A computed fold for a 479-nucleotide part of an RNA from a Clostridia bacterium, annotated as small-subunit ribosomal RNA, 3' major domain. Its mean pLDDT, the model's own confidence on a scale to 100, is 82. NCBI's taxonomy places the organism under Bacteria, Bacillati, Bacillota, Clostridia.

[in-house]
Context: one part of a larger RNA
RNA sequence: UGACGGGGACCCGCACAAGCAGCGGAGCAUGUGGUUUAAUUCGAAGCAACGCGAAGAACCUUACCAGGGCUUGACAUCCCUCUGACGUAGGAGUAAAAUUCUAUUUCCCUUAGGGGACAGAGGAGACAGGUGGUGCAUGGUUGUCGUCAGCUCGUGUCGUGAGAUGUUGGGUUAAGUCCCGCAACGAGCGCAACCCUUAUCUUUAGUUGCCAGCAUGUAAAGAUGGGAACUCUAGAGAGACUGCCGGUGAUAAACCGGAGGAAGGUGGGGAUGACGUCAAAUCAUCAUGCCCCUUAUGUUCUGGGCUACACACGUGCUACAAUGGCUGGUACAACGGGAAGCGAAGGAGUAAUCUGGAGCGAAUCCCAAAAAGCCAGUCCCAGUUCGGAUUGUGGGCUGCAACUCGCCCACAUGAAGUUGGAGUUGCUAGUAAUCGCGGAUCAGAAUGUCGCGGUGAAUGCGUUCCCGGGUCUUGUACA
Repeated sequence: UGACGGGGACCCGCACAAGCAGCGGAGCAUGUGGUUUAAUUCGAAGCAACGCGAAGAACCUUACCAGGGCUUGACAUCCCUCUGACGUAGGAGUAAAAUUCUAUUUCCCUUAGGGGACAGAGGAGACAGGUGGUGCAUGGUUGUCGUCAGCUCGUGUCGUGAGAUGUUGGGUUAAGUCCCGCAACGAGCGCAACCCUUAUCUUUAGUUGCCAGCAUGUAAAGAUGGGAACUCUAGAGAGACUGCCGGUGAUAAACCGGAGGAAGGUGGGGAUGACGUCAAAUCAUCAUGCCCCUUAUGUUCUGGGCUACACACGUGCUACAAUGGCUGGUACAACGGGAAGCGAAGGAGUAAUCUGGAGCGAAUCCCAAAAAGCCAGUCCCAGUUCGGAUUGUGGGCUGCAACUCGCCCACAUGAAGUUGGAGUUGCUAGUAAUCGCGGAUCAGAAUGUCGCGGUGAAUGCGUUCCCGGGUCUUGUACA
C1' cells in the first nucleotide's frame, strides 16, 4: 500500500421488512447430469453452465456411428496434353452417390499454320483439406463485479524509502454531483449532458390516412363531390432551467413546501459499461502461432444417431376450478409481415383443410378473428359439464421422403392432480398479475425467444437482522 475480520462509524440497492404472484407436490414441454448405446457429435459448470451456443436435428444441417466409394481430391492457384464444351434429351448400372453409352451443342482474332477467352477430361507435382489438439501460446468478441462511483496523471510539497498529499475533512447529491475549508494547484478516463423514443403545444404538408360544416347517396358505409378544421402521418420548432415564491441552511451548495404548467426537480423508457478482477468463456463464428493427420483425423453417398430411459436437477407450459367451465350474441388495440409471397369474396367439408382466384411490391390490398371484456342461458361443488395426459381409429398439410422422428383436425378414451415439506424466485406503477396479437429462424415443425398493445392492483413502518456494494477508520503472525 492492499486484502481480510462472526472490528467500529456513515451510506446505498426488491438486500431485508410490508405486500402480490409464483417455484418446490401433479401431467407435459425443454435443457442438463447420470445410465445405456455401434453412435447417443462438441462446447457451456456457483452467482456469471443447465428453453445456454441452437433465430427452429425427418434427408440436408451434422461435426457422431455402421457400411459403400474417391485420392491433386468437394474447394483455390500454377504447368503440360487432348477435346469443344457446360448444358439438354434418352438408355445401362447402383441401396445411393459414383460410373458409363448415344444424340445434340461455344465465342473472338487470323498471315488459315495457328493464337486467345471460357469450359470439360486426363497427367505430374508444388499443394489443397482437417468442426484434429492446445482459450494455460494468442487476436477479436463476450460474461461478471456494475451503470457500482470510482480509477489515475503532471507539477509542487512531505517522507531515507515503499509511498503519502491532491481523492482526506464539514455539508450535499443518483453521482469524486456541487459548495466551503485545506500544501496543494491543475488535468484525464468515468458521472452528467449531447443521441433515440415517449408525454404537451405550435407550424409546414394533406395521399393511400381523416370527415366538423355543405351537398349527393345507401339496407349500411368517407361510398362520391368537396373540405384542410379534427385524428393521424413526418419534417421543423417551442417547452423544464430549481427559472419564480416562501421556509431551512453557513450569506454557499442544496433540501422542504407552493404557484404556474401537458410534464417538476435525472419527467418515463432505451442506447451508452472507467482503471481493472475472475490464467472467467470461446482454437466449433472468424482469424492465428506451435503440434498432429495426408489412399486419411481429408472428401462423398446410403442408412442410423444427436429424439435412447430404473433415475436426479434447472427453466417453462397446463391445471387442480364457480372471481370458474360450456353455449349463443356483441364491442374496443398496437407493433409488425407479405411476390418462389400475403392471399379476399364466393363455394365444399363437423373440422384441419380444399377449391377459387379479386386485390396488393402495399397509410390503398391481404394476413386479421384481437382475447380477456360486456349481455343472456346453463352447470351447483362432484375427481364434476373441473382437468386434460395417455391410447385407438379415421382424415388433412408440408416435403423426393413423416417407420425410427413433424405439425394440425374429428370421433372415441379420460391418467395424475382438491393449492403443494424443508426451502426458494420475481416485482415499487401503467409495474406485478392477467389477456390476446405480431416478428425473426423457417418447406414443415414453439409451451422457447424478441417485440406489441388490452385490463390493471397491493404494499413500502423502517434499516435491528440476511446478501451484495461504496467511503472513512481500526487490528493483523496474510501478500
It was read from a public genome assembly.